[in-house]
The part of an RNA shown here (small-subunit ribosomal RNA, central domain) has 349 nucleotides and comes from an uncultured prokaryote.
Context: one part of a larger RNA
RNA sequence: CUGGGCGUAAAGGGCGCGUAGGCGGAUGAUCAAGUCAGGGGUGAAAGUCCUGGGCUCAACCUGGGGACUGCCUUUGAAACUGAUUGUCUUGAGACCGGGAGAGGAUGGCGGAAUUCCCAGUGUAGAGGUGAAAUUCGUAGAUAUUGGGAAGAACACCGGUGGCGAAGGCGGCCAUCUGGACCGGAUCUGACGCUGAGGCGCGAAAGCGUGGGGAGCAAACAGGAUUAGAUACCCUGGUAGUCCACGCCGUAAACGAUGAGUGCUAGGUGUUGGGGAGCAUAGCUCUUCAGUGCCGCAGCUAACGCAUUAAGCACUCCGCCUGGGGACUACGGCCGCAAGGCUAAAACUC
Repeated sequence: CUGGGCGUAAAGGGCGCGUAGGCGGAUGAUCAAGUCAGGGGUGAAAGUCCUGGGCUCAACCUGGGGACUGCCUUUGAAACUGAUUGUCUUGAGACCGGGAGAGGAUGGCGGAAUUCCCAGUGUAGAGGUGAAAUUCGUAGAUAUUGGGAAGAACACCGGUGGCGAAGGCGGCCAUCUGGACCGGAUCUGACGCUGAGGCGCGAAAGCGUGGGGAGCAAACAGGAUUAGAUACCCUGGUAGUCCACGCCGUAAACGAUGAGUGCUAGGUGUUGGGGAGCAUAGCUCUUCAGUGCCGCAGCUAACGCAUUAAGCACUCCGCCUGGGGACUACGGCCGCAAGGCUAAAACUC
């Protein structure tokens, strides 16, 4: 050649689009590159292997055979792969008809709460804690009523509910816009799957410029606690959190489970469609697509997974190969920086 693996032991890329490449549905014809069979040439000798012979044996020398698994050429075969060509519809896509949704973007609107400001009532406390104190308050606080301003977030509905590739998405309305699902079976006719590089998206924090700033709150200050307390608790409080544009490119980016297709007992709930029956409160049966729980076979080291597989298979990609050193150094690429990506060795157990 042809190792074994990747939910938790080391190991699935954060997620998509897609280039090269790899792989690819049914049926016919042709070709004969791969493939298979026969013939020919070559595959030096020595050596190795088998079997003889010669030195008294052996080493050594020597005859014959085999092997040299290969390459070239020629004749043929046509099942499979491939190539060319024809046909097909089940894969894929389009079309038509539907309904569902916090999918995305922009603009507008709304109420509750919070803080602040003004005014009224009102008087000595309020706040906070395990207990306190810092703090606020007779310059009238807290409480309460009316008015105003601002910013941010959207209670109930709300649900192992929904949508999205992932990150993620939740008040209401309008406009623009992406995807999925169900039904019909009108069209195209394999147009498919995966995807090294590449390109794009990518929570929070952080960075740049300009706005904004109610609440919250790293840093910071003070009060407590404590042996100490650079903490946990309390009173304050600045970046930040918000908006626009541009960067960053990370995460326990998790289902710690790559994508696609087919196959393999069931039971029960729920979301969005379709069909049938009974009957129109609805119920029962059934069928697609999603989302949960339980569970058989099977798998698993066990835990557990179990038609949403971690089962049985195939295709393609990524990754692992003892612990530490090391999500490091050096170099390269990227970045304004912070840093990111790629990624060792000595040494040590």
Overview:
It matches the Rfam family "Bacterial small subunit ribosomal RNA". Its family is annotated with ribosome and structural constituent of ribosome in the Gene Ontology.